A computed fold for a 72-nucleotide RNA from a Thermoplasmata archaeon, annotated as transfer RNA.
NCBI's taxonomy places the organism under Archaea, Methanobacteriati, Thermoplasmatota, Thermoplasmata.
RNA sequence: GCCGCCCUAGCUCAGUGGUAGAGCAGCUGAUUUGUAAUCAGCAGGUCGAGGGUCCAAUCCCCUCGGGCGGCU
Numbered sequence: 001g002c003c004g005c006c007c008u009a010g011c012u013c014a015g016u017g018g019u020a021g022a023g024c025a026g027c028u029g030a031u032u033u034g035u036a037a038u039c040a041g042c043a044g045g046u047c048g049a050g051g052g053u054c055c056a057a058u059c060c061c062c063u064c065g066g067g068c069g070g071c072u
Base pairs, nucleotide, nucleotide: 001071002070003069004068005067006066007065010024011023012022013021018055026042027041028040029039030038048064049063050062051061052060
């Protein structure tokens, strides 16, 4: 230099056009002499940035940034 893949909650990842979810972690409550475990609930996201297409974009297209891999 060229090619491919990934970027979504604190972490690991789903979701691939139609109001963004799970597990773990966090907080509150129940249970317990107390802790752990268990159960119930709550909170937490400008979906890496900018632009475009579309009635509508996390999803499709372009540019940029970050990461991983391959080729030379």
Rfam family: tRNA. From the family's description: Transfer RNA (tRNA) molecules are approximately 80 nucleotides in length. Model confidence (mean pLDDT): 82 of 100. RNAcentral holds the sequence, with entries from ENA.